[in-house]
Context: one part of a larger RNA
RNA sequence: CUCUCUCUAAGGAACUCGGCAAAUUGGCCCCGUAACUUCGGGAGAAGGGGUGCAUAAAUUAACAUUUAUGUCGCAGUGACCAGGCCCAAGCGACUGUUUACCAAAAACACAGGUCUCCGCAAAGUCGUAAGACGAUAUAUGGGGGCUGACGCCUGCCCAGUGCCGGAAGGUGAAGGAAGUUGGUUAUUGUAAUCUUGAUUAUGAGAAGCUGACGACCGAAGCCCCGGUGAACGGCGGCCGUAACUAUAACGGUCCUAAGGUAGCGAAGUUCUUUGUCGGGUAAGUUCCGACCCGCACGAAAGGCGUAACGAUUUGGGCACUGUCUCGGAGAGAGACUCGGUGAAAUAGACUUGUCCGUGAAGAUGCGGACUACUUGCACCUGGACAGAAAGACCCUAUGAAGCUUGACUGUAAUCUGGGACUGGUUUCGGGCCUUUCUUGCGCAGCCUAGGUGGGAGGCAUUGAUAGUCCCCUUCCGGGGGGAUUGGAGCCGUCAUUGAGAGACCACUCUGGGAGGGCUAGAAUCCUAAUGGUGAUCCUUGAAUCAGGACGCUUGACAGUUCCAGACGGGCAGUUUUUCUGGGGCGGAAGCCUCCUAAAUGGUAACGGAGGCGCGCAAAGGUUCUCUCAGUCUGGACGGAAAUCAGACGUGGAGUGUAAAGGCAUAAGAGAGCUUGACUGCAAGACCGACAAGUCGAGCAGGGGCGAAAGCCGGCCUUAGUGAUCCGACGGUUCCAUGUGGAAGGGCCGUCGCUCAACGGAUAAAAGUUACUCUAGGGAUAACAGGCUAAUCUUGUCAGAGAGUCCAUAUCGACGACACGGUUUGGCACCUCGAUGUCGGCUCUUCACGGCUCAGGGCUGUAGUAGGUCCUAAGAGUCGGGCUGUUCGCCCGUUAAAGUGGAACGUGAGCUGGGUUCAGAACGUCGCAAGACAGUUCGGUCCAUAUCCGGUGUAAGCGCAAGAGCGUUGAGAGGAUUCUUUUCUAGUACGAGAGGACCGAAAAGAACAUGCCUAUGGUGUACCGGUUCUCACUCCAGUGGGAAACGCCGGGUAGCUAUGCAUGGAGAGGAUAACCGCUGAAAGCAUCUAAGUGGGAGGCCCACCUCAAGAUGAGCGCUCUCCAUUAGGCCGCGGCUAGACCAGCCGUUCGAUAGGCAUCAGGUAUAAGCGCUGUGAGGCGUUCAGCUGAGAUGUACUAAAGGCCGAGCGA
Repeated sequence: CUCUCUCUAAGGAACUCGGCAAAUUGGCCCCGUAACUUCGGGAGAAGGGGUGCAUAAAUUAACAUUUAUGUCGCAGUGACCAGGCCCAAGCGACUGUUUACCAAAAACACAGGUCUCCGCAAAGUCGUAAGACGAUAUAUGGGGGCUGACGCCUGCCCAGUGCCGGAAGGUGAAGGAAGUUGGUUAUUGUAAUCUUGAUUAUGAGAAGCUGACGACCGAAGCCCCGGUGAACGGCGGCCGUAACUAUAACGGUCCUAAGGUAGCGAAGUUCUUUGUCGGGUAAGUUCCGACCCGCACGAAAGGCGUAACGAUUUGGGCACUGUCUCGGAGAGAGACUCGGUGAAAUAGACUUGUCCGUGAAGAUGCGGACUACUUGCACCUGGACAGAAAGACCCUAUGAAGCUUGACUGUAAUCUGGGACUGGUUUCGGGCCUUUCUUGCGCAGCCUAGGUGGGAGGCAUUGAUAGUCCCCUUCCGGGGGGAUUGGAGCCGUCAUUGAGAGACCACUCUGGGAGGGCUAGAAUCCUAAUGGUGAUCCUUGAAUCAGGACGCUUGACAGUUCCAGACGGGCAGUUUUUCUGGGGCGGAAGCCUCCUAAAUGGUAACGGAGGCGCGCAAAGGUUCUCUCAGUCUGGACGGAAAUCAGACGUGGAGUGUAAAGGCAUAAGAGAGCUUGACUGCAAGACCGACAAGUCGAGCAGGGGCGAAAGCCGGCCUUAGUGAUCCGACGGUUCCAUGUGGAAGGGCCGUCGCUCAACGGAUAAAAGUUACUCUAGGGAUAACAGGCUAAUCUUGUCAGAGAGUCCAUAUCGACGACACGGUUUGGCACCUCGAUGUCGGCUCUUCACGGCUCAGGGCUGUAGUAGGUCCUAAGAGUCGGGCUGUUCGCCCGUUAAAGUGGAACGUGAGCUGGGUUCAGAACGUCGCAAGACAGUUCGGUCCAUAUCCGGUGUAAGCGCAAGAGCGUUGAGAGGAUUCUUUUCUAGUACGAGAGGACCGAAAAGAACAUGCCUAUGGUGUACCGGUUCUCACUCCAGUGGGAAACGCCGGGUAGCUAUGCAUGGAGAGGAUAACCGCUGAAAGCAUCUAAGUGGGAGGCCCACCUCAAGAUGAGCGCUCUCCAUUAGGCCGCGGCUAGACCAGCCGUUCGAUAGGCAUCAGGUAUAAGCGCUGUGAGGCGUUCAGCUGAGAUGUACUAAAGGCCGAGCGA
C1' cells in the first nucleotide's frame, strides 16, 4: 500500500450520474392502522407498547396462558437467526419467459377481444413419394394475423395497394383450323442448234411432299364493375371578420379518397427548450400539477384511465449511517524478509539521462548545452507514441455474407386450358356443308316487282275460282301453309305504269324454317375404368400386415403425367458505375468556342464564361448587279424614329444558330437561270498511342451557270454525334455441303442505339446491414500532434464622433498594422500488424493578456467607493442546488471566487454518468429490410513494471597512512499568504449623508511543521456485565466455541485530530513602474547624457531543511604506529529505529529484555465465608479483586564469544 473485516468525536448525503456501498430495521405477543379499491385487497401499511429471572394465585387432562408481587443489568428475540419505511409519477395488468458467457427490461408470453381460413380424404405443416402431424379430434373444433386483465370507448376515408365477388365486354397460350403463300417438278410453251428427235437456253407449272403465314374457336389471369379498415394504410392550405387591444363563434376561396372525432398532450413522443405559470428546495436543465404554440399524439402496429403486482425507470421525504467534511485506530489475508517450490506475456541488438533545437512534423540514440562515481533493494507509474488483439470506426476491393423489395433473371408451390389413362345414353343451343321450303311492299302501276336468263304458254277431277276453321308472318294493305266444304276454272301473253313486267322454268342473293352429315361446346343420366370405404368372410393360431372374396359409395369427374398460359422474394443466383481536397448529399461524364496556356503546337483543377444533340429545295450552284449601321442638312400630314433627296460614313452593320477568327474584290444585299446537296477515283499532306478525324490539286463520265476565262463533289469556317456484333430493305457477272435448284451467306448501297456513365462490360439488374465478415489503407476521414491563421483572442496607429464645452477621464465608427496559437476551420504530413474518446475525481507544473492582496501615473479623483493605464507571477483564488455535462443559471459566503497551456495535462492513477456494438420502445422517414449530431430504459474498463524517469534506502570503490568526532557551504529545496476588529478618530474631507491615507495593537482564516499533558477516537483479550452451547466437577467457580473481539459498557501505553503548540520576523541590499535633486547637449526647459537620492507581497541575503561523489571529493580537533593498538565488524540482549538493509542502545566494570516487587493508570466492590430473603437476589468482609504495553527498584533468567584492522604513509 491492496483486499476482507471491527470501531469512530461533531455533523448527517454536504459524497455521487445516482444513498453505489454500508448502516438502520428485524423474532414473537398486544394495541393500532390512511388514501385508494376490481371490496379480494392495500396491510407486517404507518405508528406505538411489551419481552429476563423469582415466587404466588387463577385456569388447564396436559402443554400452555393470564394476573399480582418482587428482583438484577447500559442493554432481557441480551449471542446466533432475523422486513428499513413512506409519498408521487412513467411503463407493463398480474404469476411466468428471455440474449448459457456484458442487456431480465417497458421486450416475449399471458387470460380476454377481434378479423380471417377450414365441412373432414378439412384447412395448415413436413415429405420426391409412400406416408405422417393436425386428430383416433369435427365449427363450443382446428390453423393463421393483430391486440393484450379489467373499466369507458374504438371516429372519417375504398382514390392507391391487397383480399373477396362479378354467366357481359376488351386482351389473352398450347392446340385445332377455312384458306393464302414459298420450295421442289411430272408435264409443257418459246427460241436456238444440229446428228430430225434430240440437245441447250429461257418461261409456265398439277398432284404429292415440305416450309412460312393464317380469319375463326380457345381457360385462368390482367383490364373492367362492385364490396371490404380490429385489411396495408391515410386522416389539408390561404385570406378576412366582434364597439380598446387581442382572439375569432362567423364568412370566403383552393385542393382532396377523406381532411384527425373522443381522449390525452413540452409526453419513453416537443426541435426551438432549461417553453410559460404553479408546487416542492436557501437555490431545482431533473420531478409533480397545469396551459396548448401537438417541429412530428391519437383510437386493437389500439386511445384514455386503473386497484393489485415489479431484483423495472424517475423524483421527494423519514430513519440511518465513514458516502462525505476528513480522516484516524485496530484485526486478519497478502505485500516485505527468510526457507521450499516455481510459471507467463514480452524480448532486433543495446554501453537505454535532462533541456533547447532538428527531423516522416511529439528523440535515450541527430546537433548544442547541461547534468551524472559504480551496483542493488523497496515503492510510484510520467515516458519507452509500453504490452495484449494484421482497427470493430472511416475509406478502398468490378471481395464475402445475412436480410428486403416495385431491381434483373430463374424456379418450387398454386391456379388454368389442351392431350393421354378415358367409356356409354339423352337433351340443348352454336359453326360449316348439303337437301328442301319460304321471305323480299319508295312513287307510279289493278298491286307486296329481290336479281339475271329462258319463255308463249302454264296449272287444274292426283280437284280450279270460291267459302269456313286453324297456324306462321306482316309495311296491317296483305303474303304463305294446313284441314275441310265445294265441283271447274285460274293465271300469263296484250294494254297501262314504271328505271325494271309479272304465268311457268333454271341459277342465284338477303332473312328465316325444316331434314341429313361433319365439327367444337354446355348440361344430364348410366356403370364398367378410377378413387374412397366396411364393425363382414377366407388364407390364418394372431395382426390396424399382405393378398383375395362379399358389400356400400364415387365416377369418367377427381387424380397422375406431358404440353401451355398466369401468378410466384416461398426459394435461388446476381447486379446495384466512376470522378470526388475522406466518403455521403449535391454536381458532372460526349461534342463546339474563348480565357487560364507562360507570343509554334500541346497542357490540369468540382478554374472562369457560353453553346450543341439542328436548320435550309434555298439559307445550295453559277452569272450579273449593289453597299451596310449611324449622323448631319433639306422636305406635306410626319412626331426622336416610316418613306424621299443630298453629304459624311473601314464597317461602328450584316453574316440561320454560341464564341473566336474572318469577310466591302465582299464570305454581306438583290435578280436571272438552275441542281455539282453529282458517279468512279485520287498524287500528296495535316493531326494522331490506336481506332478515328481533316484538307486535297488532278483524271474519267455525264451535267449546271457564264460571251468567255472559268467556277461548281452543298452552306464564311470551326459543334449538330456513336465503334463492333445482331437484324432489316434494295441491288448483285459471287459462294451454295453427291448433282440440279433452293434455304442461307458474301459484296455494294441504305436503315434500326439520349448504347448521353456518349471507346459503347449484358438483349436483360434496386436497396439494406448497429447481426455482420475478409483483404488492405495512415495512398483516405473521426481524436490528438504538425503547418497555416480565413475565423478567433490581444495590442498598436489614426481619430469621424459621444462625453454641456473639450477627440484622447472614459467610450470610439470607417480604415490601417502587428503579436498569439486557447475557438471554428483549411491542409491530409507521422500514427488504421490500434497514438483509448467527453466530463468528473486525484495530483502537479508553467505562461501572464493580473481576479485578490503590493507599489504607482491619470481621472469627468472632495472623502468613501470607483474608472483607466503602468510595474509585479510571491502567495491565494470557497461551499452548495440543477444538469452526464464542460459551460451556464441560481443560493450563500469571500480580499478574490483570474484567463489559458501542459496529447482540449492526467483511464499500465480511479470512475464510466455522456458518446459509440449487440436487446427494447416512442416520434419521424422508408412499400420493406432498415435509418435518424432525435429521444428513452439497459448494457464485461485487463495488467505481477524490463529500461528511462521519480521517491526512499543500502552496498562497493574513491577522496594517496588508518581512524573517531566536529564543521564550512558551492549548490538544491521549502517557506513567502490574507482578513477582521480596535486605537489614532467620528479626526482630515464633506452642505449633509458618509468617512479616510499614514501609523500602532489585538483576534482570526487557510496552509505548514511538530506533539499527546489535557479533550476525544481507537486500543482483538486490560477490567466488568451478559445470551446460547460444550467441558472440567454435581453445586459454586472457571475455561473453550459462537469468523479474522459472540454481544454489550468502559479503557493504560502507543498511534492519532476534530485537540495542543509553533511558524511566515528584517529601521538589510540592489531594483521595476513611478517620484525626485543637480544638470547640459539645445543661454530656456528637461529625473539623464556625466553625477546622485527615494521606491513593490516581486529579486538577493536573512529564516528552515538537505548538502564535500562540490571526483573541484574542502576544513578543524583528537587518537594510533612494531603488537596487535586506535577503531570497526560479526555474534548476543534489545529499541521510542525499522520492509530488508541501515540507525541507535546495551553486552556482567551490566538494569538491555524477561521475571519479580512496589506503584501509576484502568476496571468497578473478586472468590470464599457469614448474615438476610421461600426465591431471584441483597448486605458485610471490600473502593475489594484482577490488571498488555507505563514508572521506579531489584541480577532471579538471558546478553561468557570470535574476527578484521595502519607498518609514519605514492
The prediction has a mean pLDDT of 85. Predicted 3D model of a 1210-nucleotide part of an RNA (large-subunit ribosomal RNA, half B) from Johansenicoccus eremophilus. The organism belongs to Johansenicoccus, within Eukaryota. It is recorded under the gene name rrl. Its Rfam family is "Bacterial large subunit ribosomal RNA". Gene Ontology terms of the family: structural constituent of ribosome and ribosome. The full RNA is in RNAcentral, with records from ENA.